[in-house]
Large-subunit ribosomal RNA, domain IV from an Aquificota bacterium, 342 nucleotides, folded computationally. The source organism's lineage runs through Bacteria, Pseudomonadati and Aquificota. It matches the Rfam family "Bacterial large subunit ribosomal RNA".

Context: one part of a larger RNA
RNA sequence: CUCCCCUCAAGGAACUCGGCAAGUUGCCCCCGUACCUUCGGUAGAAGGGGGGCCCAUGGGGGUGAAGCCCUCGCGGCGUAAGCUCCUGUGGGUCGCAGAGACCGGGCGGUGCCGACUGUUUACCAAAAACACAGGACUACGCAAACCCGAAAGGGGAUGUAUGUGGUCUGAAGCCUGGCCAGUGCCCGUAGGUUAAGGGGAAGGGUGCAAGCCCUGAACCGAAGCCCGGGUAAACGCCGGCCGUAACUAUGACGGUCCUAAGGUAGCGAAAUUCCUUGUCGGGUAAGUUCCGACCUGCAUGAAUGGCCCAACGAGUGCCGCACUGUCUCGAGGGGAGUCCCG
Numbered sequence: 001c002u003c004c005c006c007u008c009a010a011g012g013a014a015c016u017c018g019g020c021a022a023g024u025u026g027c028c029c030c031c032g033u034a035c036c037u038u039c040g041g042u043a044g045a046a047g048g049g050g051g052g053c054c055c056a057u058g059g060g061g062g063u064g065a066a067g068c069c070c071u072c073g074c075g076g077c078g079u080a081a082g083c084u085c086c087u088g089u090g091g092g093u094c095g096c097a098g099a100g101a102c103c104g105g106g107c108g109g110u111g112c113c114g115a116c117u118g119u120u121u122a123c124c125a126a127a128a129a130c131a132c133a134g135g136a137c138u139a140c141g142c143a144a145a146c147c148c149g150a151a152a153g154g155g156g157a158u159g160u161a162u163g164u165g166g167u168c169u170g171a172a173g174c175c176u177g178g179c180c181a182g183u184g185c186c187c188g189u190a191g192g193u194u195a196a197g198g199g200g201a202a203g204g205g206u207g208c209a210a211g212c213c214c215u216g217a218a219c220c221g222a223a224g225c226c227c228g229g230g231u232a233a234a235c236g237c238c239g240g241c242c243g244u245a246a247c248u249a250u251g252a253c254g255g256u257c258c259u260a261a262g263g264u265a266g267c268g269a270a271a272u273u274c275c276u277u278g279u280c281g282g283g284u285a286a287g288u289u290c291c292g293a294c295c296u297g298c299a300u301g302a303a304u305g306g307c308c309c310a311a312c313g314a315g316u317g318c319c320g321c322a323c324u325g326u327c328u329c330g331a332g333g334g335g336a337g338u339c340c341c342g
Stems, first nucleotide, its partner, number of pairs: 001337008010328002014326001019323001027051005036041001038171001052093012067077003070073001094098001106321007113313002118130002134169007146155003173307003177238003182235002184231005191226003197220002202215005239257005266300001267297001278294005
């Protein structure tokens, strides 16, 4: 000097990204427990009291001879003592300390996210990621759709739409607005376009010729596309400028341009806010974090779900109580190494 362990005056998070680590709490019985709530919970909430041993004594349970009863049996009733289990009351006694050692929850308040129990990156991530019940759309009528397989065949399923596959969302509660112009999907006649093919006007090569060969215009010809419509819990999208009220400010109101339609409810400086440490309020002596508001939303917004929410969480932010060597600030002690010798 390194590592492990123990103790500490006064203070008590001043440490630090952060109470990380360490401490506090810890068992059993009794009392007693708030907000909120989906009435289950929250709850071991929180917060208190008791706990050894000895003596005396009360209550209850089990076992249990005698005795009593009868329909007589391996019957019923039934209690004394003893043994034993549970539980109370009074008194005494010892220690600093009686759950005497070990083992063995710290607690509370308030946000965010995810409803929840679960699942995951075997060896740096356990989470707000995945899953999840529930919701919705969509395909599929059975030799099903779909998947594996050149095929046979198999799965789906020895199932049959209250089913099976695919996609999205993600408990419950309150809800889920407008746009079908683009892209996708679905439906659809007619018409347009159109491949092979059909067709063969016309032209050409060759041959004495019959013929053989070549080029080839009209016209007929699927699906697809064009075209018409539907569809957003399909992919997605959801405006600008100017003016206006008897102070000012603001603008219910008006005008105008553009669009497929111009963002409804709700939420909002947010896991989203650039300007920004926005402004106001709260908490602190002091708060770029936190909580409550405001709305000027750079660039919220409704199953790419919106909002809310009890319970839950080795999730994450902020605050408090308790407690502490985290710290002020260090000190002492025990052990194992480092170094030397054998």